[in-house]
RNA sequence: CUGCUCUCAACGGGGUGCCAUAUUUAUUGGCUGAGAUUGGCUUACUGCCUAAACCCGCUGAACCUGAUCUGGAUUAUGCCAGCGGAGGGAUUGCGAGCGGGCUUUCA
Numbered sequence: 001c002u003g004c005u006c007u008c009a010a011c012g013g014g015g016u017g018c019c020a021u022a023u024u025u026a027u028u029g030g031c032u033g034a035g036a037u038u039g040g041c042u043u044a045c046u047g048c049c050u051a052a053a054c055c056c057g058c059u060g061a062a063c064c065u066g067a068u069c070u071g072g073a074u075u076a077u078g079c080c081a082g083c084g085g086a087g088g089g090a091u092u093g094c095g096a097g098c099g100g101g102c103u104u105u106c107a
Base pairs, nucleotide, nucleotide: 001100002099003098004097005096006095008093009092010091011057012056013055014054017031018030019029020028037051039049040048041047063088064087065086069082070081071080072079
């Protein structure tokens, strides 16, 4: 000087579903999961924003498109599998460990 790995920090990215109960509006409960939450704006009740927790940041299946997809289960649902050696997709730093190169000195 440099490669790889790891912890931590800051910054950034992302999703927030399904069912039952007067129900489409509250509450309550159930299913899967790391996560299904808070507060708003707007609306020919839909779209958008915000905060927390959680997960993920190129070793990129966190997450999105394909998708009003296909097969199987379920009360129902991206619930499971395929799709998927398909395409997209968000980084810096301190420190630690393990190496490599160069220079100098000594033998």
Background
Predicted 3D model of a 107-nucleotide RNA (TPP riboswitch aptamer (THI element)) from a Hyphomicrobiales bacterium. The model forms 96% of the base pairs in the Rfam consensus.